[in-house]
Source information: Glycine riboswitch aptamer from a Chromatiales bacterium, 136 nucleotides, folded computationally. The coordinates come from a structure-prediction model, not an experiment, and the mean pLDDT is 79. The sequence was found by an Rfam model in a public genome assembly.
RNA backbone atom coordinates (compact mmCIF):
# COMPACT_ATOMS: atom_id res chain seq x y z
C1' N A 1 0.00 0.00 0.00
C1' N A 2 -3.88 -3.63 -1.24
C1' N A 3 -7.47 -7.31 0.19
C1' N A 4 -10.33 -9.95 3.91
C1' N A 5 -12.65 -9.48 8.72
C1' N A 6 -15.07 -6.65 13.10
C1' N A 7 -17.80 -2.21 14.79
C1' N A 8 -20.34 2.47 13.20
C1' N A 9 -22.76 5.61 9.49
C1' N A 10 -25.08 4.75 4.71
C1' N A 11 -29.50 6.97 -0.33
C1' N A 12 -33.24 5.80 -4.04
C1' N A 13 -37.82 3.57 -5.81
C1' N A 14 -45.37 0.22 -5.46
C1' N A 15 -46.36 -2.96 2.22
C1' N A 16 -48.61 -2.98 -6.39
C1' N A 17 -52.43 -6.31 -9.11
C1' N A 18 -54.00 -11.53 -10.48
C1' N A 19 -53.22 -16.96 -9.70
C1' N A 20 -51.20 -21.18 -6.85
C1' N A 21 -48.67 -23.42 -2.35
C1' N A 22 -52.08 -21.58 3.07
C1' N A 23 -55.34 -17.79 6.56
C1' N A 24 -50.56 -14.44 7.09
C1' N A 25 -45.18 -13.84 6.67
C1' N A 26 -42.63 -16.21 2.89
C1' N A 27 -41.92 -18.92 -2.01
C1' N A 28 -43.18 -19.52 -7.30
C1' N A 29 -45.60 -17.84 -12.05
C1' N A 30 -47.76 -13.82 -15.05
C1' N A 31 -48.69 -8.37 -15.68
C1' N A 32 -48.13 -3.00 -14.99
C1' N A 33 -45.16 1.14 -12.75
C1' N A 34 -40.42 2.61 -10.79
C1' N A 35 -34.87 2.86 -8.43
C1' N A 36 -29.28 2.66 -8.98
C1' N A 37 -24.95 2.54 -4.52
C1' N A 38 -24.18 -5.59 -4.56
C1' N A 39 -22.41 -7.68 -9.10
C1' N A 40 -22.21 -6.92 -14.45
C1' N A 41 -22.21 -4.40 -19.61
C1' N A 42 -20.98 0.20 -22.51
C1' N A 43 -18.04 4.75 -22.78
C1' N A 44 -13.15 9.77 -23.16
C1' N A 45 -8.34 11.48 -23.40
C1' N A 46 -3.69 9.32 -23.34
C1' N A 47 -0.64 4.88 -25.00
C1' N A 48 0.33 0.98 -28.75
C1' N A 49 0.10 -2.31 -33.64
C1' N A 50 -1.08 -2.05 -38.88
C1' N A 51 -2.40 0.66 -43.41
C1' N A 52 -2.91 5.17 -46.56
C1' N A 53 -1.57 10.31 -47.91
C1' N A 54 1.75 14.56 -47.55
C1' N A 55 6.50 16.71 -46.14
C1' N A 56 11.82 16.32 -44.81
C1' N A 57 16.61 13.71 -44.82
C1' N A 58 19.92 9.78 -46.62
C1' N A 59 21.28 5.99 -50.21
C1' N A 60 20.74 3.67 -54.93
C1' N A 61 19.03 3.43 -60.01
C1' N A 62 18.25 4.09 -64.97
C1' N A 63 16.00 7.82 -67.92
C1' N A 64 15.73 13.17 -69.11
C1' N A 65 17.76 18.25 -68.91
C1' N A 66 21.74 21.81 -67.65
C1' N A 67 27.00 23.08 -66.31
C1' N A 68 32.22 21.80 -66.14
C1' N A 69 36.64 18.74 -67.39
C1' N A 70 38.82 14.94 -70.62
C1' N A 71 39.11 11.81 -75.24
C1' N A 72 37.79 10.63 -80.60
C1' N A 73 35.71 12.53 -85.24
C1' N A 74 34.16 16.94 -88.67
C1' N A 75 37.35 21.90 -89.57
C1' N A 76 43.99 24.77 -92.35
C1' N A 77 42.80 26.45 -87.47
C1' N A 78 39.25 28.59 -84.28
C1' N A 79 34.19 28.94 -83.11
C1' N A 80 30.79 25.41 -83.34
C1' N A 81 28.58 20.39 -84.24
C1' N A 82 28.37 15.20 -82.87
C1' N A 83 29.71 10.73 -79.89
C1' N A 84 31.76 8.54 -75.34
C1' N A 85 33.08 8.87 -70.22
C1' N A 86 33.45 11.33 -65.26
C1' N A 87 31.79 14.92 -61.57
C1' N A 88 28.01 18.37 -59.77
C1' N A 89 22.90 20.21 -59.82
C1' N A 90 17.66 19.48 -60.99
C1' N A 91 13.60 16.12 -62.27
C1' N A 92 11.70 10.89 -61.97
C1' N A 93 11.47 6.01 -59.59
C1' N A 94 12.71 2.64 -55.43
C1' N A 95 14.28 1.65 -50.36
C1' N A 96 15.20 3.29 -45.25
C1' N A 97 14.38 6.74 -41.09
C1' N A 98 11.57 10.72 -38.85
C1' N A 99 7.31 14.16 -38.47
C1' N A 100 2.12 15.44 -39.41
C1' N A 101 -2.81 14.09 -40.84
C1' N A 102 -6.21 10.18 -41.36
C1' N A 103 -8.61 5.04 -41.30
C1' N A 104 -9.08 0.64 -38.49
C1' N A 105 -7.96 -2.48 -34.35
C1' N A 106 -5.97 -3.42 -29.21
C1' N A 107 -5.70 -1.44 -24.39
C1' N A 108 -8.07 2.12 -21.21
C1' N A 109 -12.34 5.35 -15.77
C1' N A 110 -16.30 6.52 -12.96
C1' N A 111 -20.79 8.76 -8.17
C1' N A 112 -21.35 9.03 -16.30
C1' N A 113 -24.60 5.68 -18.78
C1' N A 114 -27.54 0.83 -19.54
C1' N A 115 -31.00 -1.52 -16.26
C1' N A 116 -28.95 -7.96 -17.62
C1' N A 117 -28.85 -9.06 -12.54
C1' N A 118 -30.42 -6.94 -8.01
C1' N A 119 -33.83 -3.81 -5.48
C1' N A 120 -38.96 -0.63 -4.34
C1' N A 121 -42.70 -0.97 4.60
C1' N A 122 -39.40 -3.19 8.46
C1' N A 123 -35.49 -6.86 8.58
C1' N A 124 -31.62 -8.56 5.25
C1' N A 125 -28.64 -6.33 1.51
C1' N A 126 -26.06 -1.79 0.15
C1' N A 127 -21.34 1.60 -3.53
C1' N A 128 -18.68 4.47 -0.31
C1' N A 129 -16.73 6.61 4.37
C1' N A 130 -14.71 6.50 9.58
C1' N A 131 -12.35 3.54 13.41
C1' N A 132 -9.84 -1.09 14.53
C1' N A 133 -3.66 3.30 17.63
C1' N A 134 0.30 4.39 21.40
C1' N A 135 2.48 4.22 26.50
C1' N A 136 2.82 2.16 31.66
RNA sequence: UUGACUCUGGAGAGAGGCCGGUGAACCGGCCCACCGAAGGGGUAAAGGACGUUUCUAUUCAUUUGCUUACGACCCCAAAGGCCGCAAGCAAUGAAUAGAAAUGCCCUAAAGCUCUCAGGUAAACGGACAGAGGGGC